[in-house]
About this RNA
A computed fold for a 408-nucleotide RNA from a Pirellulaceae bacterium, annotated as Bacterial RNase P class A. The RNAcentral record of the sequence draws on ENA.
RNA sequence: GCAGUGGGGCAGGGGAUCGCUGGCGCUGCCGGUCUCACCGGUGUCGCGGGAGGAAAGUCCGGGCUCCACAGGGCAAAGUGGUCGGUAACGCCGACCGACCGAGAGGUUAGGGAAAGUGCAACAGAAAGCAGACCGCCAGGUUGCUCCGGCAGCUUGGUAAGGGUGAAACGGUGAGGUAAGAGCUCACCAGCGGCAGUGGUGACACUUCCGGCUAGGUAAACCCCACUUGGAGCAAGGCCAAGCAGGGAGCAAGUCGCGGCUUGGCCGCGACUGCGGAUCGGCCCGAUCCGUAAUGACUCCCGGGUAGGUCGCACGAGGUGACGGGCAAUCGUCAUCCUAGAUAAAUGAUUCCCACUUGGUGUGUUGGCAUACCGAGUACAAAACCCGGCUUAUCGCCCCACUGCAGUU
Numbered sequence: 001g002c003a004g005u006g007g008g009g010c011a012g013g014g015g016a017u018c019g020c021u022g023g024c025g026c027u028g029c030c031g032g033u034c035u036c037a038c039c040g041g042u043g044u045c046g047c048g049g050g051a052g053g054a055a056a057g058u059c060c061g062g063g064c065u066c067c068a069c070a071g072g073g074c075a076a077a078g079u080g081g082u083c084g085g086u087a088a089c090g091c092c093g094a095c096c097g098a099c100c101g102a103g104a105g106g107u108u109a110g111g112g113a114a115a116g117u118g119c120a121a122c123a124g125a126a127a128g129c130a131g132a133c134c135g136c137c138a139g140g141u142u143g144c145u146c147c148g149g150c151a152g153c154u155u156g157g158u159a160a161g162g163g164u165g166a167a168a169c170g171g172u173g174a175g176g177u178a179a180g181a182g183c184u185c186a187c188c189a190g191c192g193g194c195a196g197u198g199g200u201g202a203c204a205c206u207u208c209c210g211g212c213u214a215g216g217u218a219a220a221c222c223c224c225a226c227u228u229g230g231a232g233c234a235a236g237g238c239c240a241a242g243c244a245g246g247g248a249g250c251a252a253g254u255c256g257c258g259g260c261u262u263g264g265c266c267g268c269g270a271c272u273g274c275g276g277a278u279c280g281g282c283c284c285g286a287u288c289c290g291u292a293a294u295g296a297c298u299c300c301c302g303g304g305u306a307g308g309u310c311g312c313a314c315g316a317g318g319u320g321a322c323g324g325g326c327a328a329u330c331g332u333c334a335u336c337c338u339a340g341a342u343a344a345a346u347g348a349u350u351c352c353c354a355c356u357u358g359g360u361g362u363g364u365u366g367g368c369a370u371a372c373c374g375a376g377u378a379c380a381a382a383a384c385c386c387g388g389c390u391u392a393u394c395g396c397c398c399c400a401c402u403g404c405a406g407u408u
Stems, first nucleotide, its partner, number of pairs: 001404010012353007020050002023047003027043006052379001056390002059388005064232004076228005081095005096110001097108004111223002116221002118217002133162002135158010170188006189213001191210003195206004236310004245301005250295001252272009273291007317336008354377010
């Protein structure tokens, strides 16, 4: 220098103008009570605050809240090497095994297939307590014969050779046999078992023994072990219009007419009184309605809708230093307080600068430097909070490491 591997970080900066959200302060107006004070609403002004690394998907775990809950079992779902981290996890770290890579490194749902069931295209004779197509060997029989045999048919043996396949039931050599075969033996591979050594452990290494050999698939059923109550901030608490419900209260009296079962009652009308509504700053007054309950009146009651408010921003919190640990992470000390909306604010326009990149010109051997013009600067936005995972993301920076080439 080129090509890579692993990890961490940034997420454009500044100005002007116009806005948005909620907080505090000042002040004007309106409302509440007779007034001040105070409270509530609304507006102007001033000050300072206002998204993320993923706020996203809502996949996993926890806090918090309400409901349920003697104990045991079944079902269902999830998880699945070991040790550790953690509030917890299906997350993270280290290690073990397997696989991939030349390497730095990467991937891994990684218990059980010598419990049972199921499944496997094509090719091939045969594919699951295998299989005889060719070949090889032996017997029988027919034909031919140069009498050595050869050929056809048939019965059996044979998995050593050929061929098919992803896979054909260990490999090499020797013995053995009619030909063969773990049939026997030696070595190697693999499996199982006893033991020893190392390791907390998964596991690794070694000696001996065994029968000779056992295919794959469990994010297929299944078996084994372990874990799991449900719903979620629209949880839940408090305050509480209107409507509906319940209870209590509320003023009637006189006269006239008519009817009758003439004790009085019923109906209609008028007047006075009472109550309510409207007009009005208030009284008088005017108009209308009601006058005993199926009332548009007053008061109270509980539950509770709309609405308001709390939950709700001090928390498994951020930053720094030191210490323990390979690490995940933990401890101690110091220091900081950093959005809280509710149909949902955190924005828009414009200028300058920065970074990346394209074109043109100039200088330059080239790399490159510089001037002008242009393009681009992502993904995406809180909604109770936190730990993870997954997915999206223009560009750029830093650290550690690997391979190749060159120079010293």

The source organism's lineage runs through Bacteria, Pseudomonadati, Planctomycetota, Pirellulales and Pirellulaceae.